[in-house]
RNA sequence: GAGUUUGAUCCUGGCUCAAGAUGAACGCUGGCGGCGUGCCUAACACAUGCAAGUCGAACGGGCGAGGCGUGCGGCAGGGGCCUCGGCCCCUGCGGCGCCGCGCGAGUGGCGGACGGGUGAGUAACGCGUGGGUAACCUGCCUUACACUGGGGGAUAACACUUAGAAAUAGGUGCUAAUACCGCAUAAUGAGAGGAGACGCAUGUCUUCUGUCUGAAAACUCCGGUGGUGUAAGAUGGACCCGCGUCUGAUUAGCCAGUUGGCGGGGUAACGGCCCACCAAAGCGACGAUCAGUAGCCGGCCUGAGAGGGUGAACGGCCACAUUGGGACUGAGACACGGCCCAAACUCCUACGGGAGGCAGCAGUGGGGAAUAUUGGACAAUGGGGGGAACCCUGAUCCAGCGACGCCGCGUGAGUGAAGAAGUAUUUCGGUAUGUAAAGCUCUAUCAGCAGGGAAGAAAGAAAUGACGGUACCUGACUAAGAAGCCCCGGCUAACUACGUGCCAGCAGCCGCGGUAAUACGUAGGGGGCAAGCGUUAUCCGGAAUGAUUGGGCGUAAAGGGUGCGUAGGCGGCCUGCUAAGUCUGGAGUGAAAGGUACCGGCUCAACCGGUACAGGCUCUGGAAACUGGCGGGCUAGAGAGCAGGAGAGGGCGGUGGAACUCCAUGUGUAGCGGUAAAAUGCGUAGAUAUAUGGAAGAACACCAGUGGCGAAGGCGGCCGCCUGGCCUGUUACUGACGCUGAGGCACGAAAGCGUGGGGAGCAAAUAGGAUUAGAUACCCUAGUAGUCCACGCCGUAAACGAUGAAUGCUAAACUGUCCGGUGCGAGUGAGUGCUGGGCGGUACAGCGAAAGCGUUAAGCAUUCCACCUGGGGAGUACGCCGGCAACGGUGAAACUCAAAGGAAUUGACGGGGGCCCGCACAAGCGGAGGAACAUGUGGUUUAAUUCGAUGAUACGCGAGGAACCUUACCCGGGCUCAAACGCAUGAUGACGGGUCCCGAAAGGGGCCUUUCUUCGGACAUUCUGCGAGGUGCUGCAUGGUUGUCGUCAGCUCGUGCCGUGAGGUGUCGGCUUAAGUGCCAUAACGAGCGCAACCCCUGUCCACAGUUGCCAGCAGGUAAGGCUGGGGACUCUGUGGAGACUGCCGGCGCAAGCUGCGAGGAAGGCGGGGAUGACGUCAAAUCAGCACGGCCCUUACGUCCGGGGCGACACACGUGUUACAAUGGCAGGUACAGCGGGAUGCCACGGGGCGACCCGGCGCUGAACCCGAAAACCUGUCUCAGUUCGGAUUGGAGUCUGCAACCCGACUCCAUGAAGCUGGAUUCGCUAGUAAUCGCGCAUCAGCCACGGCGCGGUGAAUACGUUCCCGGGCCUUGCACACACCGCCCGUCAAG
Repeated sequence: GAGUUUGAUCCUGGCUCAAGAUGAACGCUGGCGGCGUGCCUAACACAUGCAAGUCGAACGGGCGAGGCGUGCGGCAGGGGCCUCGGCCCCUGCGGCGCCGCGCGAGUGGCGGACGGGUGAGUAACGCGUGGGUAACCUGCCUUACACUGGGGGAUAACACUUAGAAAUAGGUGCUAAUACCGCAUAAUGAGAGGAGACGCAUGUCUUCUGUCUGAAAACUCCGGUGGUGUAAGAUGGACCCGCGUCUGAUUAGCCAGUUGGCGGGGUAACGGCCCACCAAAGCGACGAUCAGUAGCCGGCCUGAGAGGGUGAACGGCCACAUUGGGACUGAGACACGGCCCAAACUCCUACGGGAGGCAGCAGUGGGGAAUAUUGGACAAUGGGGGGAACCCUGAUCCAGCGACGCCGCGUGAGUGAAGAAGUAUUUCGGUAUGUAAAGCUCUAUCAGCAGGGAAGAAAGAAAUGACGGUACCUGACUAAGAAGCCCCGGCUAACUACGUGCCAGCAGCCGCGGUAAUACGUAGGGGGCAAGCGUUAUCCGGAAUGAUUGGGCGUAAAGGGUGCGUAGGCGGCCUGCUAAGUCUGGAGUGAAAGGUACCGGCUCAACCGGUACAGGCUCUGGAAACUGGCGGGCUAGAGAGCAGGAGAGGGCGGUGGAACUCCAUGUGUAGCGGUAAAAUGCGUAGAUAUAUGGAAGAACACCAGUGGCGAAGGCGGCCGCCUGGCCUGUUACUGACGCUGAGGCACGAAAGCGUGGGGAGCAAAUAGGAUUAGAUACCCUAGUAGUCCACGCCGUAAACGAUGAAUGCUAAACUGUCCGGUGCGAGUGAGUGCUGGGCGGUACAGCGAAAGCGUUAAGCAUUCCACCUGGGGAGUACGCCGGCAACGGUGAAACUCAAAGGAAUUGACGGGGGCCCGCACAAGCGGAGGAACAUGUGGUUUAAUUCGAUGAUACGCGAGGAACCUUACCCGGGCUCAAACGCAUGAUGACGGGUCCCGAAAGGGGCCUUUCUUCGGACAUUCUGCGAGGUGCUGCAUGGUUGUCGUCAGCUCGUGCCGUGAGGUGUCGGCUUAAGUGCCAUAACGAGCGCAACCCCUGUCCACAGUUGCCAGCAGGUAAGGCUGGGGACUCUGUGGAGACUGCCGGCGCAAGCUGCGAGGAAGGCGGGGAUGACGUCAAAUCAGCACGGCCCUUACGUCCGGGGCGACACACGUGUUACAAUGGCAGGUACAGCGGGAUGCCACGGGGCGACCCGGCGCUGAACCCGAAAACCUGUCUCAGUUCGGAUUGGAGUCUGCAACCCGACUCCAUGAAGCUGGAUUCGCUAGUAAUCGCGCAUCAGCCACGGCGCGGUGAAUACGUUCCCGGGCCUUGCACACACCGCCCGUCAAG
């Protein structure tokens, strides 16, 4: 910075993401090199090898080979001499001695206390940092001085031997030393005394005197190397101190050598380190003790920083070496590869005993998500020993393994449009992949091959390199051998197709998936990074989300219920001193590495080297404003004195009247009481009512007031006593004595608890009566704790101003009220100023998310305290503390959610309010609901009863005409370029006509007949192919159309203004209207869609025009008749105008307008009727009227035909028709319309038939002809009955239409004559030419199931007080936890999963 709470908004607040990092692990993938790095887990157990030895120039001896010598004389061989006994010489073996060399053990020296590993323990002077040691040590090394004289006695080895399995141990005897022990000498050592100098104390240093103790080792190559003492240096160590160093108070008290002292012991040294004695201290809220966790640091990661996290590798310190304990040796250890003891484990054993310690380097098992070779070399660096050569060195230097990390390089570069092929998609045109590929040209980094070949070596005379024939250089050669991973709904960069169909799956958060998924899977394409890419884990960041920098607390989480006050924190004015804080200068330290800047070395980089820099601590010089400390002073804070004042402030004791109840008595009689209505209850044993008297308890009407008092809780009749606080005025007193306040102490409503009283009224619990589906409630009748008093507990509350206390400041301005002081004024005190204190209301600035707060702040500041850190779990559990108990205080976690919230906005809603409309109610008239029939629907049935419409807004609706057709349904029979049409290829000469056969038809088959031509073909048919066809699905993919709210008066916009914003204003308010109609007012001014008007019909008049209409006047004529001549006057028809506008008058009103039996007028306030339907709502209706996306069927879900069905029938509902009769029926007589229709039509007239109708036939393409009224009116009859009402149903006979009236037409005549006597709950229409009633016409149509629909005229009412109520609607307002919007949301219980 973003996403996520909402319809939208602002805020609060949590969750989540993008960045960086890692000793990593996992998944997929993997070309090269350099530099790093690699058991985070079991401080688990370890086979095997190696990791610490070295010195013969300290010493003796053994062994081996060699050399020399040999006086020993042994053995063998040879030669010579020979007295045959032997002698001499040579060679070899042997013995002995000497010399140098080698090997291993021993005595002895130095080193095994370093180097290497690990992090178990440790919260500690362990570590870091800075100091101290006048309280200390220091081998090897350096410097200086001095010395190194003379003796002695042993002991390993060795030899012999004993025990034992072994390890090992013992005995006897011999021997050496730089091994060991005396003696001499040396003091600067020790102690004592004197003198001098110094220090922070104990003390330290220098010097003098005498006393005591007290060293040594030799070897030699003759050059040296050693040894001893003393002093000093260097190095390394030891101890002490200041400061810093995790979490928990649900760990608050801890400690007995504990704290100190005196004396002693011990140590290198101080010290309770240890001991005896004495004292009783010591530590702790500035967190002791206890518990948990942890090696610490330089650094590393992150961050703008402050911080947060971390302590692998490298470096410093510490600790440890199987676990625990102990000392020895030594300069140094309480010792990783030493010793002893104990324990566990492993191994050996002859069972008696022994051996061992990888947290060294490799390696093994085990654990684990997981971490390497039983490699090479001492060449370099370094270490040990040695005089040295040299030896040792798993320290180290290298190599190996792992993309574990960082860095570098490559997998090619240029050109290349026929924009190839393939693939994906497509609206079929194309588009994308894409200059990408191919092709052509070029290059050779890496890898591979060949040749050369280092530095690292200190290099000098030589020798000497593990790495390594490595790095590097050169050459030839081939584009050849080298790319993957994640993502593509938003955040977040990147989109299409198919599959799937709340399935499979995805998901970091929000969320995707229920048939058109850019979110799942696959593909094409795209984006990102790249030898890697993702995921997981962890840390920091974003997070100002623990806020020092840098947050909050009235309503979002958060002010303690209130006061007093301890520690602590903070603190008025002037002045002096001080220098702890503070500021400033200098110095030391802050290791190296790392970091940053610059420079340099590896081709660059990573990596490496050089130079510079760093906030802490310490020492020291200075400054003195501020804070602190000490001293002196002041009065503005605070307190105090005096004089007044108001008050339900508190405690105690008295006292008063009204009312309720009870008791007694009187009067009095049938009810009382209670409720919406009742009942329970009380009452003839006398209630209620009323009167008098009495008793008892509790509370104090009026006054009474956003009045008063109190810290809060709270306080109310009157009087008295005791007592706290507050205000005003004044002062010549004190002199900062103040503010806040963790703990602590006290107070603390109601309810509750304990003991004892009291108990009138009221009243939890309880009982009864009602209400109700129930009613453990609301209402009623009773009624116990309790409420009251005293004493003692409890300690909570929406203990609220949801606002801690204190101080100062501030821009306002206005106003009410209570208590004071004071001026003017007035006078029983009105009024008006000023000045304090309290309680309120508006409101500027400012603040605030807003609403709001606003000198009584939630403003601007300071000080102190309390508290908050997402919601739920939960103020719960555990622990502790308090309480008699009830319970209170303190107060979590697991788990779970992506929110939970605050304020405000717009709607919708309310059994909220106000205003107003509508046949909405009311007032009326006539109906429906009951009957029969018609028709539609549900249901049922059926092979099928095709489909759709379903509250209002479906149900005489689509359908304005189902016998076939229609027809979509069912059964059966057929067809498959198909019923039609277009294009193309091929074929045929047909197509057609006639006739016959099968068949229910469709269809199939047979026979006969049958083209034109300019020869290119045309035409027709047929076959094949491509396009067909579908009333199959989705109205929730759509267009169009329609219903409804509703002909309701609303719905919006531009600019401006207001608001952070959603949004508001305008459109609100007053009046008015049928109307958002208009007027007035107005931060609004205008405008648009609606309203109205413009359009049509109708009502009056005028003008013009008169035929098929009309006929007054004139003329003719008839039985009669506009019949004729003629006429335009009238009616009428047609066209065009006029007229009505609250224009005039009276009243009311600002106006708009309203009103009047007003005038005039045919018509009067919209004259009546129609057409006309705003923004939108109902995913409303329709894919079956039509159109259309997608999906589905293709010898069928297409199409043709015959028959059936859509007409079924126990039922239920809607809409109608006809009735139930006398305002009527029937019969006879007689009159008056309008809208319309008519050529396969209407039909005059004549004839036939009782009639439907039939036969003939004039006129009419129609103001000419035809279709044409009924009710009404007159006369007669019927006389209240299932009828002379009513006509269903049924029987018979007919007419007409039509191919055809069986299923299934209408009509006529005769006969039959059902239900029905005015209809329950409930419900519909209508306000005037309306309802009601009467007939007529038309569309569709062959006919008709029409009693339907749409129109027309005739006759022609009643009623409206009014808006309380029902329904619907409009405007304003209010509440809201609703927004799919009350058919909402949501709580509890139970059940299932």

Overview
Predicted 3D model of a 1393-nucleotide RNA (small-subunit ribosomal RNA) from an uncultured bacterium. The prediction has a mean pLDDT of 84.